[in-house]
RNA sequence: CAAGUAAACCGGGUGGCCGCCCGCCGCAGGCGGGAGGAAAGUCCGAGCUCCACCGGGCAGGAUGCUGGGUAACGCCCAGGAGGGGUAACCCUACGGAUAGUGCCACAGAAACAUACCGCCCCUCACGGGGUAAGGGUGAAAUGGUGAGGUAAGAGCUCACCAGUGACUGGGUGACCAGUUAGCUGGGCAAACCCCAUCUGGAGCAAGACCAAAUAGAGGGAAACGGGGCGCCCGGCCCCAUCCCCGGGUUGGUCGCUUGACCCUGGUGGUAACGCCAGGGCUAGAUAGAUGGUCACCGCCCUGAUUGUAUCAGGGUACAGAACUCGGCUUACAGGUUUACUUGACCU
Numbered sequence: 001c002a003a004g005u006a007a008a009c010c011g012g013g014u015g016g017c018c019g020c021c022c023g024c025c026g027c028a029g030g031c032g033g034g035a036g037g038a039a040a041g042u043c044c045g046a047g048c049u050c051c052a053c054c055g056g057g058c059a060g061g062a063u064g065c066u067g068g069g070u071a072a073c074g075c076c077c078a079g080g081a082g083g084g085g086u087a088a089c090c091c092u093a094c095g096g097a098u099a100g101u102g103c104c105a106c107a108g109a110a111a112c113a114u115a116c117c118g119c120c121c122c123u124c125a126c127g128g129g130g131u132a133a134g135g136g137u138g139a140a141a142u143g144g145u146g147a148g149g150u151a152a153g154a155g156c157u158c159a160c161c162a163g164u165g166a167c168u169g170g171g172u173g174a175c176c177a178g179u180u181a182g183c184u185g186g187g188c189a190a191a192c193c194c195c196a197u198c199u200g201g202a203g204c205a206a207g208a209c210c211a212a213a214u215a216g217a218g219g220g221a222a223a224c225g226g227g228g229c230g231c232c233c234g235g236c237c238c239c240a241u242c243c244c245c246g247g248g249u250u251g252g253u254c255g256c257u258u259g260a261c262c263c264u265g266g267u268g269g270u271a272a273c274g275c276c277a278g279g280g281c282u283a284g285a286u287a288g289a290u291g292g293u294c295a296c297c298g299c300c301c302u303g304a305u306u307g308u309a310u311c312a313g314g315g316u317a318c319a320g321a322a323c324u325c326g327g328c329u330u331a332c333a334g335g336u337u338u339a340c341u342u343g344a345c346c347u
Stems, first nucleotide, its partner, number of pairs: 001343010012297007020034006036318001040329002043327005048203004060199005065079005080094001081092004095194002100192002102188003116135002118131005143161006162184002164181007207254004216245001218244004225239005261280008298316008
């Protein structure tokens, strides 16, 4: 210098004029506060609220390598295995295929239990038997390569390699390393299923209160409660309670922003994150504020002049709180910083 990898961050500034929402005050006014990194999608997990609920189970749903973090998670961190890349680094629904069921297109003899061509033996032949070396089909054909062996062959035997089981050692664990046994007939669970763990439902238009409004002799309820028919029993009626239908009101207050919050320092941990101390308060509307305009300056692109700074034109993204947090995902003009990798060149 070029190409790349992984992270972190900014995402316009200043002033004038005119407005909008909220709070306070000494209220014709003044002062203070007023969008984002995603406020978005509403995809996960919680707080909070109401309903349901003895406990437990079934069904349904979700998750799925190991260890840790967290209020919790399908999130995050660290690690293992597999795959990709020369590398920095990146990706992975990554439990179970001897519990059972099912599927494996086309081709092929055969995709689960099989022999088409071939090879060998017996037979004159038909035919019978052995075999799975070689050929052929396929995404996949019963471990691979080589040697020995044999009638021809075959882990039948041996060497090396791959896998599996057992043992030993290391690791909390996923797993790794070594030794050993010829132990060696597929795949699919993002097919049903099995195993383990978790799981009640609805949402701030939740929900609570005040005010206002009015049409109910409307329909229904197993049992219980209160009252009346003088008393007791039966029966009946009314009230209260709950549900449905119908009618009315449709204003206000709370919920509402102090919270698993933010900043700084110390400390434990590889890290995610935890703990301690000090400081801070940072929008709360209800048809929904956070805007408009002017000037100057930034930044980027194009063109001209041209010695490098001026001039002219254009552009300056994605988007926009409505109960609140933790994540994920998606969108984004332009720009900054850090660490690392590979290649080329120079000293």
Molecule: Bacterial RNase P class A
Organism: Chloroflexota bacterium